A computed fold for an 82-nucleotide RNA from Mesorhizobium xinjiangense, annotated as transfer RNA.
It matches the Rfam family "tRNA". The family's RNA type in Rfam is transfer RNA.
The sequence was found in a public genome assembly.
The organism belongs to Mesorhizobium, within Bacteria.
The prediction has a mean pLDDT of 81.

């Protein structure tokens, strides 16, 4: 240089034929339980806010009533070819 696959919280990793983004697990806070602690159980857990709502699936445009899913262009990574 050609050509493929991938890309989603803080990490991993699901979203079926385009229809509620974010299941589930670690991780991290709080509380229970302990003399204390583990271990276990329970809850909470993208972002910004004037609390009314608005953003948000690498990034930037298309299509669509509607896009994590499909098209283009562009970044990044892992693989094959040369």
């Nucleotide at each position: 240089g050609c050509g493929g696959a991938c890309g989603u919280g803080g990490c991993g990793g699901a979203a079926c034929u385009g229809g509620u983004a974010g299941a589930c697990g670690c991780a991290a806070g709080g509380g229970a339980c302990u003399u204390a602690a583990a271990a276990u159980c329970c809850c909470u857990c993208g972002g910004c806010u004037u609390c009314g709502g608005c953003c948000u699936u690498c990034c930037g445009g298309g299509u669509u009533c509607g896009a994590g899913u499909c098209c283009c262009g562009g970044c990044g990574u892992c693989c094959g070819c040369a």